[in-house]
RNA sequence: CCGUGCUAGGCGGGGAGAUAGCGGUGCCCUGUACCUGCAAUCCGCUACAGCAGGGCUGAAUGCCUGCCUGCGGCUUCCCCUUGUGGGGUCUGGCCUCCGUGUGUGGCGAUGAAGACCGGGUCCUGCGCGACGGAAGCCUAUGAACCCCGUCAGGCCCGGAAGGGAGCAGCGGUAAGUAGGAUGUUCCGGGUGCCGCAGGGGCACCUGGUUUGAGUUAACUGCGGCGGUAACGCCCGGAAGGGAAGAAGUCAAGGGUGGGCUGCACGG
Numbered sequence: 001c002c003g004u005g006c007u008a009g010g011c012g013g014g015g016a017g018a019u020a021g022c023g024g025u026g027c028c029c030u031g032u033a034c035c036u037g038c039a040a041u042c043c044g045c046u047a048c049a050g051c052a053g054g055g056c057u058g059a060a061u062g063c064c065u066g067c068c069u070g071c072g073g074c075u076u077c078c079c080c081u082u083g084u085g086g087g088g089u090c091u092g093g094c095c096u097c098c099g100u101g102u103g104u105g106g107c108g109a110u111g112a113a114g115a116c117c118g119g120g121u122c123c124u125g126c127g128c129g130a131c132g133g134a135a136g137c138c139u140a141u142g143a144a145c146c147c148c149g150u151c152a153g154g155c156c157c158g159g160a161a162g163g164g165a166g167c168a169g170c171g172g173u174a175a176g177u178a179g180g181a182u183g184u185u186c187c188g189g190g191u192g193c194c195g196c197a198g199g200g201g202c203a204c205c206u207g208g209u210u211u212g213a214g215u216u217a218a219c220u221g222c223g224g225c226g227g228u229a230a231c232g233c234c235c236g237g238a239a240g241g242g243a244a245g246a247a248g249u250c251a252a253g254g255g256u257g258g259g260c261u262g263c264a265c266g267g
Stems, first nucleotide, its partner, number of pairs: 001267006009057003012030004020046005034054005062260008072250006078242005084236004090232001092231001093228003097224004103219002105216003114210008122199006128192002131188005137180005147172004155164003
């Protein structure tokens, strides 16, 4: 070096998830890659980390490693939308109040604001009036007897003349009742377009005189105190989306370089 027979090895790998961890079943990527059984209320194991059975290949078509490339995934960030909890620091928005008087409007030479004089609204007292009540006045009515007058009849006393009490009736009256009139007296008060006197005040209204151009604050602008939280804004977390993106990480496959690999027999 060649041949024969073996053996280690190989006959797929990876991501997420799950797990104390590893591998598998299920999902996804790669792309072709033996068969059978098990497996998510899992299955098998323990760092040599699927188990059991069978088959093929087999020392290069095997294994290890560096670099380049790289399917796909994951994490964080970022952006957008929706809905949500909170905040009250914002030249934001909205609301209230105050100020100012830029602009519009209103009032104003038929006289603004101011100044002076007076009156009213307010209070006290007195008066007057109206209203209400009571008394008084007028009219009517009004007592079986215990009110008055007259008292038929009847009754009583008396020898008689005569006298007495007195019911009904008639007339009248008291208390009372009803009505009327307002000329009288007294009393009352959430009484008055009233009168007189006094007080008070500068808030409002109003008259006069003076002077001569402002005044008002409705809207707007500006400034300020305060409030609110539908919205903007800020902070947090949630769901969905991102053709595009940034960083990190795992990484199939591909390219390239380096290294490693056993036993027996025969020639």

Model confidence (mean pLDDT): 79 of 100. Predicted 3D model of a 267-nucleotide RNA (Bacterial large signal recognition particle RNA) from a bacterium. A source record names the gene ffs. Rfam family: Bacterial large signal recognition particle RNA. By type it is a non-coding RNA gene. Rfam's curators write: The signal recognition particle (SRP) is a universally conserved ribonucleoprotein involved in the co-translational targeting of proteins to membranes.